[in-house]
Context: one part of a larger RNA
Molecule: small-subunit ribosomal RNA, 3' major domain
Organism: uncultured bacterium
């Protein structure tokens, strides 16, 4: 000088109360532990691992096995020599990798010779490693925590580490800003200075039915405790009004100090050291990452009547995505889907009459039920070489647990939770996951004694 205390004082988070919707118990989906296996690849382990890398594992992916096979190599440079038509179709042998045949006969300089470009071969440098070390690193992350701190210079103090300043009174989301004070003052952090939303005016405007409107898209105005009134000796600032679309940081976002935790990644990449070199490197075919007595985390689905189920009402949205694509009308099919083929590089057309939940009405009457929908059964439908291990959809037909959930646990403070749905990336197909977008829309907070995390002083 820190840390830390079941010490002390002061403050403050959805940290408790206080509400309101979970989870914990069923099923099913996704991870992730164990167990199994030839393998079930590997890395992530309180919080900060576990629907986490992975925005999408049937071949590919893939880094694991098993089995066929290559060895200057699937892929860079160079160099010696020899040879030559490259890439691509095609048949034949094979599980394929590959091996032979065969068709094909490139291009640049050069009058030719003959050189290059490409290829193959043989050799030699060398390539290659998702092999190991995240505790050897760079780089990027996470975490405390958007917390209010972390430091410097010069000056005074101390022998010195080091103190001071940054304590103290207020005040503040805030080391914010006032007073004071051996201290003055200055950084990196806070605020602001960006983008967004919400109001008003202007200017342009296609592709938006119409000038106004709305909408797009730039420019601008408005918000500063400016004003009035109380509170304190003063200031800072608090509290309450007015006006206003908004009022005291006006919501939300980007931003993340000094530094912790030998936090995480040598498997996005980069690299320093080892290590392998007919093998730990490379090609392939099949398999496996999908395995299941069990336990865990995170989700969807109900368990019903605030429901279910049918029918009407063209009920009302944002966001977004479309040329190897987005796909209308029309027409078949109970669906899934399919047939057609218009339109559109797109505020035009198409996904998508762009929604569901909501609103009328009708039937169910409390019951494992017209709840609930696992799981099998048969028949399809679609991607794709290819769905058997291992997709996804659709009818029909089966209809499991399931009565609201032990101890003990998450979320959330307002257009917030809850509940609806629609889009997107990934992606040949697959999404309950993840990123966003809209609809519908509360409940509660006396208070800081406790939990649990932080801030200052002692």
């Nucleotide at each position: 000088u820190g840390a830390c205390g079941g010490g002390g004082g002061c403050c403050c988070g959805c940290a408790c109360a206080a509400g309101c919707a979970g989870c914990g118990g069923a099923g099913c989906g996704u991870g992730u532990g164990g167990u199994u296996u030839a393998a079930u690849u590997c890395g992530a382990c309180g919080c900060a691992a576990c629907g986490c890398g992975c925005a999408g594992a049937a071949c590919c992916u893939u880094a694991c096995c098993a089995g066929g096979g290559u060895u200057u190599g699937a892929c860079a440079u160079g160099u010696a020599g020899a040879g030559g038509c490259a890439a691509a179709g095609c048949c034949u042998a094979g599980a394929g990798a590959u091996a032979g045949g065969u068709u094909c006969c490139u291009c640049c300089c050069g009058c030719a010779a003959g050189g290059g470009a490409c290829c193959u071969c043989u050799g030699c440098a060398c390539a290659g490693a998702u092999g190991c070390u995240g505790c050897a690193u760079g780089g990027c992350u996470g975490u405390c925590g958007u917390c209010a701190g972390c430091u410097c210079g010069u000056g005074c103090c101390g022998u010195g580490a080091g103190g001071u300043g940054u304590u103290g009174g207020g005040u503040u989301a805030a080391g914010u800003c006032c007073c004071g004070c051996a201290a003055c003052g200055a950084g990196c952090g806070c605020a602001a200075c960006c983008c967004u939303c919400g109001u008003c005016g202007c200017c342009a405007g296609u592709u938006g039915c119409a000038u106004u409107c709305u909408c797009u898209g730039g420019c601008g105005a408005g918000a500063c405790u400016g004003c009035c009134g109380a509170g304190a000796c003063a200031a800072a600032c608090u509290c309450g009004g007015a006006g206003g679309a908004a009022g005291g940081u006006g919501g939300g976002g980007a931003u993340g100090a000094c530094g912790u935790c030998a936090a995480g990644u040598c498997a996005g990449c980069a690299c320093g050291g080892c290590u392998c070199u007919u093998a730990c490197a490379c090609c392939c075919u099949g398999g496996g990452c999908u395995a299941c007595a069990c336990a865990c985390a995170c989700g969807c689905u109900a368990c019903a009547a605030u429901g279910g189920g049918c029918g009407g009402u063209a009920a009302c949205a944002a966001u977004g995505g479309g040329u190897u694509g987005c796909c209308a009308a029309g027409g078949g099919g109970u669906g899934a889907c399919u047939c057609g083929g218009a339109g559109c590089c797109a505020a035009u057309c198409c996904c998508a009459a762009c929604a569901a939940a909501a609103c009328c009405g009708c039937c169910c009457u409390c019951a494992g039920u017209u709840c609930a929908g696992a799981u099998u059964g048969c028949a399809g439908g679609c991607u794709g070489c290819a769905a058997c291990u291992c997709g996804c959809c659709u009818g029909c037909a089966u209809g499991a647990a399931g009565a609201c959930g032990g101890a003990g646990u998450u979320g959330c403070u307002a257009g917030u939770a809850a509940c609806c749905g629609c889009a997107g990336g990934u992606c040949a197909g697959c999404a309950c996951a993840c990123u966003g977008c809209g609809g519908u829309g509360a409940a509660u907070a006396c208070g800081u004694u406790c939990c649990c995390g932080g801030g200052c002083c002692u």